A computed fold for a 330-nucleotide part of an RNA from a Nitrososphaeria archaeon, annotated as large-subunit ribosomal RNA, domain IV. Taxonomically the source falls in Nitrososphaeria (Archaea, Thermoproteati, Nitrososphaerota). It matches the Rfam family "Archaeal large subunit ribosomal RNA". Gene Ontology terms of the family: structural constituent of ribosome and ribosome. RNAcentral holds the full RNA, with entries from ENA.

Context: one part of a larger RNA
RNA sequence: GGGGGGCGAGGGAACUCGGCAAAUUGGCCCUGUAACUUCGGGAGAAGGGGUGCCUGCGUUCUUGGGCGAAAGCCCGGGAUCGCAGGUCGCAGUGGCAAGGGGGUCCCGACUGUUUAAUAAAAACACAGGUGGCUGCUAGCCCGAAAGGGUCAGUACAGCCGCUGAAUCCUGGCCAGUGGGGGCACCUGAAACCCGGGCUCAACCGGGCCAAGGGCCUCUAAACGCCGGGAGUAACUCUGACUCUCUUAAGGUAGCCAAAUGCCUUGUCGGGUAAGUUCCGACGCGCAUGAAUGGAUCAACGAGGGCCCCACUGUCCCCGCCCCCCACCCG
Numbered sequence: 001g002g003g004g005g006g007c008g009a010g011g012g013a014a015c016u017c018g019g020c021a022a023a024u025u026g027g028c029c030c031u032g033u034a035a036c037u038u039c040g041g042g043a044g045a046a047g048g049g050g051u052g053c054c055u056g057c058g059u060u061c062u063u064g065g066g067c068g069a070a071a072g073c074c075c076g077g078g079a080u081c082g083c084a085g086g087u088c089g090c091a092g093u094g095g096c097a098a099g100g101g102g103g104u105c106c107c108g109a110c111u112g113u114u115u116a117a118u119a120a121a122a123a124c125a126c127a128g129g130u131g132g133c134u135g136c137u138a139g140c141c142c143g144a145a146a147g148g149g150u151c152a153g154u155a156c157a158g159c160c161g162c163u164g165a166a167u168c169c170u171g172g173c174c175a176g177u178g179g180g181g182g183c184a185c186c187u188g189a190a191a192c193c194c195g196g197g198c199u200c201a202a203c204c205g206g207g208c209c210a211a212g213g214g215c216c217u218c219u220a221a222a223c224g225c226c227g228g229g230a231g232u233a234a235c236u237c238u239g240a241c242u243c244u245c246u247u248a249a250g251g252u253a254g255c256c257a258a259a260u261g262c263c264u265u266g267u268c269g270g271g272u273a274a275g276u277u278c279c280g281a282c283g284c285g286c287a288u289g290a291a292u293g294g295a296u297c298a299a300c301g302a303g304g305g306c307c308c309c310a311c312u313g314u315c316c317c318c319g320c321c322c323c324c325c326a327c328c329c330g
Base pairs, nucleotide, nucleotide: 001325002324003323004322005321006320007319008318010316011315014314019311027051028050029049030048031047036041038165052087053086054085055084056083057082058081060079061078062077063076064075065074066073067072088092100309101308102307103306104305105304106303107301108300112124113123128163129162130161131160132159133158134157139150140149141148142147167295168294169293171226172225173224176223177222178219179218180217181216182215185214186213187212192207193206194205195204196203227245228244229243230242231241254288255285266282267281268280269279270278
């Protein structure tokens, strides 16, 4: 000096990205327990008291002996639970074992699953919701085929996609891209038919005409998209109102400096003596927004942020002790 362990005055997170690590708590019995809530929960919430041993008495269960015909009477043993009195220590779950707690916000409903060997998560899955294909010789998948799977199933089924409990909801746009349907007309290859080239497979022209396209229409829980400029109210400010350009339609309900806000440490409020983080508000929001789901939410989480109590060698600031190693000498 390194590794592991023990103790520490006063302070108590001042450490640090962050209480990382450590400490605290801890079993059992009694008591007591808030907001909120999907009425199940939250709950071991939180908080408080007790806990050894001895003696006496009681309770419940059990097992022997003696007498007796039996009921029963008498004498014991074992275990459980309880009450009281006493008694010792600093300390009685005396060793081992054995939750620290609370508040608030974000994300994901939940139990689950995952990068075998740097990631366990807000990622995946999930019940639930919704769209599409499919009437069975089906649809989808594997295979060159034979054949096989789904399935010895049959639409309350199977397959494919999106969303992701419940609750409250899910607005406008079909112009573009995609998908479905329609069709008088237009376009539309070869083959085929007809004509021309004196004759003539090759050349020229015409006719007919499938799918597709044009055209019309439906479709957004299909891919997606969801404006700008002026003026205006008897202080000012603001603009319910009006005008105008423009689009397929101009972002509804909600929600927000958010895991989304550039400017930005936005502004105001809260918490601190002091807060680029945090919580509550505000909102022409660089660039929120409704199953690429929007909002909310009890419970849950080795998830993430912030705060408080308890506790501590994390720190102020280091000291001592034990074991092992390194190191020095032999």